[in-house]
Context: one part of a larger RNA
RNA sequence: CGUUAGGAAUUUGAGGGGGUCCGUCCUUAGUACGAGAGGACCGGGAUGGACAGACCGCUGGUGUACCAGUUGUUUCGCUUAGGAGCAGUGCUGGGUAGCCAUGUCUGGAACAGAUAAGCGCUGAAAGCAUCUAAGCGCGAAGCUGGCCCCAAGAUGAGAUUCCUUUUAAGGGUCGUCAAAGACUAUGACGUAGAUAGGCUACAGGUGUAAGUAUGGUAACAUACUUAGCCGAGUAGUACUAAUCACCCGUAAG
Numbered sequence: 001c002g003u004u005a006g007g008a009a010u011u012u013g014a015g016g017g018g019g020u021c022c023g024u025c026c027u028u029a030g031u032a033c034g035a036g037a038g039g040a041c042c043g044g045g046a047u048g049g050a051c052a053g054a055c056c057g058c059u060g061g062u063g064u065a066c067c068a069g070u071u072g073u074u075u076c077g078c079u080u081a082g083g084a085g086c087a088g089u090g091c092u093g094g095g096u097a098g099c100c101a102u103g104u105c106u107g108g109a110a111c112a113g114a115u116a117a118g119c120g121c122u123g124a125a126a127g128c129a130u131c132u133a134a135g136c137g138c139g140a141a142g143c144u145g146g147c148c149c150c151a152a153g154a155u156g157a158g159a160u161u162c163c164u165u166u167u168a169a170g171g172g173u174c175g176u177c178a179a180a181g182a183c184u185a186u187g188a189c190g191u192a193g194a195u196a197g198g199c200u201a202c203a204g205g206u207g208u209a210a211g212u213a214u215g216g217u218a219a220c221a222u223a224c225u226u227a228g229c230c231g232a233g234u235a236g237u238a239c240u241a242a243u244c245a246c247c248c249g250u251a252a253g
Base pairs, nucleotide, nucleotide: 001153005164006163007162008161009160010159011158015150016149017148018147021049022048023047024046025045026044027043033038051107052106053105054104055103059101060100061099062098066094067093068092069091070090071087072086073085074084075083076082111145112144113143118138119137120136121135170248171247172246173245174190175189176188177187178186195241196240197239198237199236200235201234202233204230205229206228211224212223213222214221215220
C1' cells in the first nucleotide's frame, strides 16, 4: 500500500514445513513344523539405544553486583577494631534466581483411504483352462490423511462476534518495566495503580558478625549466637517514580 467505512478480538485452512528410526527380553510355546538337530507365523506384554521437543521439582554445572576463609602490597582509621583499591573474580570453599545437561517428562503410534510386487474371486475371447479382456477383493517401514508447526498478499485477499455513527471507536507519542529484546517489535502496567525501586515478612545462600565477658603467657577458644550479612525468588505495603498532556483517526450513498 492492498483487501473498498473505520476498528477490536476470535478464527477457517488453500498451501507449505517437521516428524516417520532401530533393537532386546518375557509370553503365546519348546507349541505348529521336523526322523532329529532345531524351531516359528499371528497375537499380548515389558524394557532399551540413537534422535527430537519441552522443562528445572530431583541429580548436577555455571552463577565476575551473594556469604565466608586467606596471601602480598597500597591506603582510610586513635596506627585498635574494622574497611577500601590492586594482584586473572588476587586465590580458595560454597551458592539463590536465570541459563543449562550429564537430570526429568514426552514423542515416533493406533487407525482410515488408494495402491506396488504378490495372492485371489467371478470370467470370456478360445464350449476347456485362465487373477483380466468387462467386473470385484486382499496386500507394504512406501503414497494420501491422521500427529506437531506456519499460514487469507490464498490479489481467489475468506468467516464469526462485538464497538463507533464522530474530533467517535480505536491507536500512538510519553513514562514504570519484563515471561520480551541488538534497535525495533512483543507483552505487563500508568494513581479507579502493585509496573519497577524502596521497606516489611518469608523462602533460600553462607555459616555463627561486630562488641562485651570468661579462659589461656600467647596464637586462640568458648558464651551471648543456628548469629551477622544477603543479586535476580514469593507475598504484602503507595514511601519514590509511572505527572500533566499532546498527536493520529471522521463522509461508506
Molecule: large-subunit ribosomal RNA, domain VI
Organism: Bacteroidota bacterium